Annotation
The RNA shown here (transfer RNA) has 72 nucleotides and comes from a Verrucomicrobiia bacterium. Its mean pLDDT, the model's own confidence on a scale to 100, is 81.
RNA sequence: GCGCCCGUAGUAGAAUGGAUACUACACUGGUCUCCGGAACCAGGGAUGCAGGUUCGAUUCCUGCCGGGCGUA
Numbered sequence: 001g002c003g004c005c006c007g008u009a010g011u012a013g014a015a016u017g018g019a020u021a022c023u024a025c026a027c028u029g030g031u032c033u034c035c036g037g038a039a040c041c042a043g044g045g046a047u048g049c050a051g052g053u054u055c056g057a058u059u060c061c062u063g064c065c066g067g068g069c070g071u072a
Base pairs, nucleotide, nucleotide: 001071002070003069004068005067006066007065010025011024012023013022018055027043028042029041030040031039048064049063050062051061052060
């Protein structure tokens, strides 16, 4: 250089055109406790960037950025 795959909360994943983007752990607050932990309840936080298609995009298309694998 070329080909393929991936990019979603702090972390790891799900959602593959349609209702408020879901789950676990983590974080914050509360209940409990002498304190802490555990348990339970509540809460905050995310679609890499820019365009396009569509009534509607995390999903499809293009370019860019980043990462991985293969190839000389």
The sequence is in RNAcentral, with records from ENA. The source organism's lineage runs through Bacteria, Pseudomonadati, Verrucomicrobiota and Verrucomicrobiia. Its Rfam family is "tRNA". Its family is annotated with triplet codon-amino acid adaptor activity in the Gene Ontology. RNAcentral records the identical sequence in 2 taxa.